[in-house]
RNA sequence: GGAGUCGGCCAGGCAAUCGCUCCGCGGCAGGUUCGUUACUGCGGCGGGGAGGAAAGUCCGGGCUCCAUAGGGCAGGGUGCCAGGUAACGCCUGGGGGGCGUGAGCCUACGGAAAGUGCAACAGAAAGUAUACCGCCCCAAAGCGGCUUCGGCCGGCGGCGGGGUAAGGGUGAAAUGGUGCGGUAAGAGCGCACCGCGCGGGUGGCAACAUUCCGCGGCUAGGUAAACCCCACCUGGAGCAAGACCAAAUAGGAAAGCGAUGCCGUGGCCCGCGGCGCUUUCGGGUAGGUCGCUACAGGCCGCCGGUGACGGCGGCCGCAGAUGAAUGAUUGCCACGGAUUGACGUCCGGACAGAACCCGGCUUACCGGCCGGCUCCCACU
RNA sequence: GGGGCCAUAGCUCAGCUGGUAGAGCGCUACAAUGGCAUUGUAGAGGCCGCCGGUUCGACUCCGGCUGGCUCCACCA
Numbered sequence: 001g002g003a004g005u006c007g008g009c010c011a012g013g014c015a016a017u018c019g020c021u022c023c024g025c026g027g028c029a030g031g032u033u034c035g036u037u038a039c040u041g042c043g044g045c046g047g048g049g050a051g052g053a054a055a056g057u058c059c060g061g062g063c064u065c066c067a068u069a070g071g072g073c074a075g076g077g078u079g080c081c082a083g084g085u086a087a088c089g090c091c092u093g094g095g096g097g098g099c100g101u102g103a104g105c106c107u108a109c110g111g112a113a114a115g116u117g118c119a120a121c122a123g124a125a126a127g128u129a130u131a132c133c134g135c136c137c138c139a140a141a142g143c144g145g146c147u148u149c150g151g152c153c154g155g156c157g158g159c160g161g162g163g164u165a166a167g168g169g170u171g172a173a174a175u176g177g178u179g180c181g182g183u184a185a186g187a188g189c190g191c192a193c194c195g196c197g198c199g200g201g202u203g204g205c206a207a208c209a210u211u212c213c214g215c216g217g218c219u220a221g222g223u224a225a226a227c228c229c230c231a232c233c234u235g236g237a238g239c240a241a242g243a244c245c246a247a248a249u250a251g252g253a254a255a256g257c258g259a260u261g262c263c264g265u266g267g268c269c270c271g272c273g274g275c276g277c278u279u280u281c282g283g284g285u286a287g288g289u290c291g292c293u294a295c296a297g298g299c300c301g302c303c304g305g306u307g308a309c310g311g312c313g314g315c316c317g318c319a320g321a322u323g324a325a326u327g328a329u330u331g332c333c334a335c336g337g338a339u340u341g342a343c344g345u346c347c348g349g350a351c352a353g354a355a356c357c358c359g360g361c362u363u364a365c366c367g368g369c370c371g372g373c374u375c376c377c378a379c380u
Numbered sequence: 381g382g383g384g385c386c387a388u389a390g391c392u393c394a395g396c397u398g399g400u401a402g403a404g405c406g407c408u409a410c411a412a413u414g415g416c417a418u419u420g421u422a423g424a425g426g427c428c429g430c431c432g433g434u435u436c437g438a439c440u441c442c443g444g445c446u447g448g449c450u451c452c453a454c455c456a
């Protein structure tokens, strides 16, 4: 200098003018009351006012109601190990496997020697069996040679009988691999090495590893994001939850059941609670208050831990709208791009936008900054 | 704001215990007719919304996006 990889941070800044919303404190006016207060409106001052994803709603939790969330079956989810956490399908560390020269990255990664199912086409055969070509053995007839015409010998040997799984061929996948021996030809048939499996030892909390020892000739193919088995987790709904106030209306119709019933309650049973209740249609109002933001909260420091994280101390108060605020214009500066010899000029700034609140994941995104590490080239 | 469902030929829909994707209408060509319609015969037309994963193999199974449809207020 180039290429790459991992982690963290920012999401333009300042000023002026004009606005929006919430909170607090005064003022003025209306209005109520005996009066203060409450209420309404206007204007003033001070303070706060989107995000790293506020998004998708994919997980988990808080909160609220239904039993305080209970028991069983069914269903759903998760799936190497250990830890973190309120909890998780998240995170951290480790193990196995895969990719990369490397830093590093990816990984739904329990069980196929409990069972069932599936594998189109091709192929002999798709799972405990088989043989298409081939190889080898036997061998009647036939062919050839010799002949004392009885036979004998040798090479070939269609068909047939048998052996074989080395080789070829099919397929995504074919019953361990290499070598030597062995054999008629072959074959874990035997042996050596490698691989695989099982048991023990050793190391590790464990997953697992093993250059350790022994055993097994190998039996155990794939698929569980197929059914299933095993282990663990799991009640349902969701702030339009739910609580209160106010207004208005036909307290109407139909259906179900009437207490071995209906509803809360989701699929079922039990249990618990309520009961003239539920559902549908019809009718009315679409106003206000609470929930509503103070929290598993943020920042800093120290300590423990490899780390996720935890403990202690200090400081801070940081959006709460409800047709829905968080903005617009101008100027200067900073950044990027184009142009120019330079000054300058022009253009650009993404993705997106709270709605009960948190912890994650995923997806979208103009760019910029900082740090760790790796590889290559050159020089010293 | 919160739930549920769907996407397959030009249109409306089947197909999903994984193995070459169908139907009706429509379209094209031919026949029949003097011509048109009807009818008959033949045919074309699909990366099954998109991107990944599991599997030998995905419309189907599992994730993630995109688009569309639909339901949910309170009172008696």
Base pairs, nucleotide, nucleotide: 001376002375003374004373005372006371007370008369009368010367012333013332014331015330016329017328018327020049021048022047023046024045025044027042028041029040030039051351055362056361058360059359060358061357062356063238064237065236066235070270071269072268073267075234076233077232078231079230080094081093082092083091084090095109096107097106098105099104110229111228115227116226117223118222132168133167134164135163136162137161138160142156143155144153145152146151176194177193178192179191180190181189195218196216197215198214199213200212201210202209203208242290243289244288245287252281253280254279255278256277257276261275262274263273264272283455284454285453295317297316298315299314300313301312302311303310304309335348336347337346338345339344381452382451383450384449385448386447387446390405391404392403393402399436407423408422409421410420411419429445430444431443432442433441